[in-house]
RNA sequence: GCUCGUCAUGGCGAGGAUAAAAAGGACUUCAGGCCAUGAGCGUUGAUUGUUGGGACAGAUCCUGACAAUCAGGUAGUC
Numbered sequence: 001g002c003u004c005g006u007c008a009u010g011g012c013g014a015g016g017a018u019a020a021a022a023a024g025g026a027c028u029u030c031a032g033g034c035c036a037u038g039a040g041c042g043u044u045g046a047u048u049g050u051u052g053g054g055a056c057a058g059a060u061c062c063u064g065a066c067a068a069u070c071a072g073g074u075a076g077u078c
Base pairs, nucleotide, nucleotide: 002015003014004013005012006039007038008037009036010035011034025078026077027076028075033041043072044071045070046069047068048067049066050065051064052063053062054061055060
């Protein structure tokens, strides 16, 4: 130098042609991914819609998946 740890810049760390992680200061904590700033990819919550399943005599209720919109963007100690 290149690739990787969601993306951009910087840092930290790993790998050697691969895209992973027993690494990314230590411990605790969180679904929240190594850190800072920004993003909002994953992820969390709410609402609406579509669709599958279940309960009920019924209005209706519960639940899975998908989509859209809105909101949040782990926290603490050393």

Predicted 3D model of a 78-nucleotide RNA (Pistol ribozyme).
The RNAcentral record of the sequence draws on ZWD.
Rfam family: Pistol ribozyme. A reference for the family is Teplova et al. (2020), "Crucial Roles of Two Hydrated Mg(2+) Ions in Reaction Catalysis of the Pistol Ribozyme", Angew Chem Int Ed Engl. Its family is annotated with catalytic activity in the Gene Ontology.